[in-house]
């Protein structure tokens, strides 16, 4: 880095630093941000992927809890984008479904 599996409409903030842009990318739309954002750092929370752990002859599976490794804590992954249904006289939009990208956990190479 690459592959393979599973999940992405829940949930979860103060506080110090720092000083412009910033929500991954292509175009759009749309929010956040000098009332200091992204970000970094501490502390706090929130989930429960894995491991522990609990019941069972093992597997799958299940359960609870949060003790360990991650993971998170603005907007569904902030929305559309491509195709495909639906609808329409026809186009768009709405909605539903998929792809492709992307996160994240486990596992491989």
């Nucleotide at each position: 880095a690459g592959c393979u599996u599973a999940u992405c409409c829940a949930g979860a903030a103060a506080g110090a630093c720092g000083g412009a842009g910033g929500g991954a990318a292509u175009g759009g739309a749309c929010c956040c941000g000098a009332u200091g954002a992204u970000g970094u750092c501490u502390u706090g929370g929130c989930a429960a992927c894995c491991a522990a752990c609990c019941a069972a002859c093992c597997c799958a599976g299940g359960g609870g809890a949060a003790u360990g490794g991650u993971g998170c804590c603005a907007a569904c992954u902030u929305c559309c984008u491509c195709c495909c249904g639906c609808u329409c006289a026809a186009u768009a939009a709405c909605c539903g479904g998929g792809a492709u990208a992307g996160a994240u956990a486990a596992g491989u190479u």
Annotation:
A computed fold for a 109-nucleotide RNA from Spirosoma sp., annotated as SAM riboswitch aptamer (S box leader). The sequence was found by an Rfam model in a public genome assembly. The coordinates come from a structure-prediction model, not an experiment, and the mean pLDDT is 82. It matches the Rfam family "SAM riboswitch aptamer (S box leader)". Its family is annotated with regulation of gene expression in the Gene Ontology.